[in-house]
This is a predicted structure of a 99-nucleotide RNA (Bacterial small signal recognition particle RNA) from Peptococcaceae bacterium UBA5757. The coordinates come from a structure-prediction model, not an experiment, and the mean pLDDT is 76. Rfam family: Bacterial small signal recognition particle RNA. About the family: The signal recognition particle (SRP) is a universally conserved ribonucleoprotein involved in the co-translational targeting of proteins to membranes. Clan: SRP clan. By type it is a non-coding RNA gene. Lineage of the source: Bacteria > Bacillati > Clostridia > Eubacteriales > Peptococcaceae.

RNA sequence: GUCGGGUCCUGUGCGACAGACUGCCGUGAACCCCGUCAGGUCCGGAAGGAAGCAGCGGUAAGCGGAUUUGUUCUGGGUGCCGCAGGAGCGCCUGACUCG
Numbered sequence: 001g002u003c004g005g006g007u008c009c010u011g012u013g014c015g016a017c018a019g020a021c022u023g024c025c026g027u028g029a030a031c032c033c034c035g036u037c038a039g040g041u042c043c044g045g046a047a048g049g050a051a052g053c054a055g056c057g058g059u060a061a062g063c064g065g066a067u068u069u070g071u072u073c074u075g076g077g078u079g080c081c082g083c084a085g086g087a088g089c090g091c092c093u094g095a096c097u098c099g
Base pairs, nucleotide, nucleotide: 001096002095003094004093005092006091007090008086009085010084011083012082013081014079015078017075018074019073020072021070024065025064026063027062033058034057035056036055041050042049043048
């Protein structure tokens, strides 16, 4: 001196981190959710049937908890990770050449 790479900027992708959501557990409806409906009530001459309170069970919305599960979403000077483009010849570095 030449070429290449990094540093700088932008975009994009991926992964960690944080939050929300989701998955799990619990709780959770006097009645206006479901099921089963003691007692009692109603219909019936009877046989039987009907509705159905309490209770019990299961859940909805919601609430709470533990945990890291992810179909996700959001974030950021998260990484000095990938890809592309730009800036810059200031700094660092590799190769080649010349003196």